Notes:
A computed fold for a 104-nucleotide RNA from a Crocinitomicaceae bacterium, annotated as SAM riboswitch aptamer (S box leader). NCBI's taxonomy places the organism under Bacteria, Bacteroidota, Flavobacteriia, Flavobacteriales, Crocinitomicaceae. Rfam family: SAM riboswitch aptamer (S box leader). Gene Ontology term of the family: regulation of gene expression. The sequence was found by an Rfam model in a public genome assembly.
RNA sequence: CACUUAUCAAGAAAGACGGAGGGAAUAGGCCCCGCGAUGUCUUGGCAACCCGUAUAAAGCCGGGUGCCACUUCCUACCCCGAUCGCACCGGGGACAGAUGAGAG
Numbered sequence: 001c002a003c004u005u006a007u008c009a010a011g012a013a014a015g016a017c018g019g020a021g022g023g024a025a026u027a028g029g030c031c032c033c034g035c036g037a038u039g040u041c042u043u044g045g046c047a048a049c050c051c052g053u054a055u056a057a058a059g060c061c062g063g064g065u066g067c068c069a070c071u072u073c074c075u076a077c078c079c080c081g082a083u084c085g086c087a088c089c090g091g092g093g094a095c096a097g098a099u100g101a102g103a104g
Base pairs, nucleotide, nucleotide: 001104003102004101005100006099007098008097013043014042015041016040017039021032022031023030026076027075028074029073044068045067046066048065049064050063051062052061072096077093078092079091080090081089
């Protein structure tokens, strides 16, 4: 880097550095941010997957990743409902994304 697969409505604090935008891509929204965001590090925490314990199957515990603003922040594409119809609204799916595991 591409592939397969599972999950994605819950959960989780502070300090230091730094100094301007940021929240995956494009667009439209809606939010966060000099009362210091995004990011990096440290400590702490949460608990999804994998390994061990380890068994018919869990738990506690240990380890490897991960995560700790807003539903993956919402929408875009398709289907259904509602409506005379359209927009809005509600439900479902797909695409894409993130994380784990597997095999290349």